[in-house]
RNA sequence: GCUGUUAUGGCUCAGUUGGUAGAGCACAUCCAUGGUAAGGAUGGGGUCGUCGGUUCGAGUCCGACUAACAGCU
Numbered sequence: 001g002c003u004g005u006u007a008u009g010g011c012u013c014a015g016u017u018g019g020u021a022g023a024g025c026a027c028a029u030c031c032a033u034g035g036u037a038a039g040g041a042u043g044g045g046g047u048c049g050u051c052g053g054u055u056c057g058a059g060u061c062c063g064a065c066u067a068a069c070a071g072c073u
Base pairs, nucleotide, nucleotide: 001072002071003070004069005068006067007066010025011024012023013022019056027043028042029041030040031039049065050064051063052062053061
């Protein structure tokens, strides 16, 4: 220098041919218990790595850039 993969709530990850973002764990409150753990209910929290483009509409398509990892030279 070139190529590929990955980049979504605190963490691990989903998101089926584009239609206004979800799960588990964690966290908060409550229930329950003599108390703790386990268990049950409710709730808060992300505009999807950044910037553009296409589209009525993009996490999802296209381009550039950034970072991590892998490979080639």